A computed fold for a 470-nucleotide part of an RNA from an uncultured bacterium, annotated as small-subunit ribosomal RNA, 3' major domain. Model confidence (mean pLDDT): 84 of 100. Its Rfam family is "Bacterial small subunit ribosomal RNA".
[in-house]
Context: one part of a larger RNA
RNA sequence: UGACGGGGGCCCGCACAAGCGGAGGAACAUGUGGUUUAAUUCGAUGAUACGCGAGGAACCUUACCCGGGCUUGAAAUGCAAUCGACGGUAUUGGAAACAUUACUUCCAGCAAUGGCGAUUGUGUAGGUGCUGCAUGGUUGUCGUCAGCUCGUGCCGUGAGGUGUCGGCUUAAGUGCCAUAACGAGCGCAACCCUUAUCAUUAGUUGCCAUCGGGUCAUGCCGGGAACUCUAAUGAGACUGCCACCGUAAGGUGUGAGGAAGGUGGGGAUGACGUCAAAUCAGCACGGCCCUUACGUCCGGGGCGACACACGUGUUACAAUGGGGGGUACAGCGGGCAGCUACCUGGCGACAGGAUGCUAAUCUCUGAAAGCCUCUCUCAGUUCGGAUCGGAGUCUGCAACUCGACUCCGUGAAGCUGGAUUCGCUAGUAAUCGCGCAUCAGCCAUGGCGCGGUGAAUACGUUCCCGGGCC
Numbered sequence: 001u002g003a004c005g006g007g008g009g010c011c012c013g014c015a016c017a018a019g020c021g022g023a024g025g026a027a028c029a030u031g032u033g034g035u036u037u038a039a040u041u042c043g044a045u046g047a048u049a050c051g052c053g054a055g056g057a058a059c060c061u062u063a064c065c066c067g068g069g070c071u072u073g074a075a076a077u078g079c080a081a082u083c084g085a086c087g088g089u090a091u092u093g094g095a096a097a098c099a100u101u102a103c104u105u106c107c108a109g110c111a112a113u114g115g116c117g118a119u120u121g122u123g124u125a126g127g128u129g130c131u132g133c134a135u136g137g138u139u140g141u142c143g144u145c146a147g148c149u150c151g152u153g154c155c156g157u158g159a160g161g162u163g164u165c166g167g168c169u170u171a172a173g174u175g176c177c178a179u180a181a182c183g184a185g186c187g188c189a190a191c192c193c194u195u196a197u198c199a200u201u202a203g204u205u206g207c208c209a210u211c212g213g214g215u216c217a218u219g220c221c222g223g224g225a226a227c228u229c230u231a232a233u234g235a236g237a238c239u240g241c242c243a244c245c246g247u248a249a250g251g252u253g254u255g256a257g258g259a260a261g262g263u264g265g266g267g268a269u270g271a272c273g274u275c276a277a278a279u280c281a282g283c284a285c286g287g288c289c290c291u292u293a294c295g296u297c298c299g300g301g302g303c304g305a306c307a308c309a310c311g312u313g314u315u316a317c318a319a320u321g322g323g324g325g326g327u328a329c330a331g332c333g334g335g336c337a338g339c340u341a342c343c344u345g346g347c348g349a350c351a352g353g354a355u356g357c358u359a360a361u362c363u364c365u366g367a368a369a370g371c372c373u374c375u376c377u378c379a380g381u382u383c384g385g386a387u388c389g390g391a392g393u394c395u396g397c398a399a400c401u402c403g404a405c406u407c408c409g410u411g412a413a414g415c416u417g418g419a420u421u422c423g424c425u426a427g428u429a430a431u432c433g434c435g436c437a438u439c440a441g442c443c444a445u446g447g448c449g450c451g452g453u454g455a456a457u458a459c460g461u462u463c464c465c466g467g468g469c470c
Base pairs, nucleotide, nucleotide: 008470009469010468011467012466013465015461016460019424020423021422022421023420026315027314028313029312030311031310032309033308034306035305042053043052064301065300066299067298068297069296070295076124077123078122079121080120081119082118083117084116087104088103089102090101092099093098106115107114108113126290127289129288130287131286135284136283137279138278139277140275142273147186148185149184150183151182152181153162154161155160166177167176168175192267193266194265195264197235198234199233200232201231202230203229207224208223211222212221213220238261241255242253243252244251245250304443317417321376322375323374324373325372326371327370333364334363335362338357339356342353343352344351345350383414388409389408390407391406392405393404394403430453431452432451433450434449435448436447
């Protein structure tokens, strides 16, 4: 000077408390440990690993295992020599890779030669092999916490201190006052995006109040530019005004006005540093190691195993519910070998036709919970759907290991979960469906978004955890 204390003071945070809903018990999905295995590729491991890298493991991916091949090599490049091919078609062997055989087969130029390609030799290659404790870059965490520093001056022999302390205040080292300090920088805040209100401009593919036409019906048509909306530019919120408290900064108010009130809500934005934190398997890179193999191609298998243990989820255990019928209302997004209206067939997954749309035009797309009505009457049930049997559909060269979906049958555990533990303070929790990325298909119950319905509670800071200042 820091760090630490079951030392003290002050302060904050879903930290506790007050509430709501979960996890821990069941079945299944998924990740991990362990075990097994020829292999079950590798990494991530308290918080900060475990639906994580992986935003798609049947082949490929793929790095692992077994087997069969190649050795200037699957790809790139320099030099030298040789050739005119390489390739294609067919054939034989083969699981394929590959090997054999036959046929066919370059360009420019008169030529020299050049281009292109192949073969051979050689210098380079190649390595998801090791080291994240040699590194760059990137990332997690403390933490969006309010801190971390510098110049000059002053103090101290010096390490250092002061400033940055004290009082008040703030979400904030945010400000005000005081002051051997005076200033400044990185952070805070603001500037950026989005959402909430209004105005102006502009009306097509979007809209339809008024006028007219038309239809079984529909902005369908003429038309309109009001409204909604779209997307550009502005306005608007600043404790600005009022009252009270205060020296000030500022605080308080079912104060006014206002769409919005004291940072309006959300996002992006992450200081100096900490953890030799993570990553050599995204990429790059030093060193070390392999070079007829630790490189590379192919077929098959594995990454999907299963006495068990843990994490994260989904579905339930029912009547605020299950089932049948009727009926209403979104938003974000996606679409060319893609989205598909409509028609026909099928109980259905889907199939066969057919049409529009490179899309505010067509389509995915009639959201579900909701509302109305009927039924079930507390039961392992008309709850629950695991598991298994059969029959199918689709994608794809191919669904045995190992895909999804449909139909019929089957109908397991489970009657609200011990100790313990997690999330959340408002359009939040809870609950309901919809879209997208990846993607042939899909093991998505995951991830990222979108809208619908829509709560309860916070006395307070004694205690637990983390953090800041003295």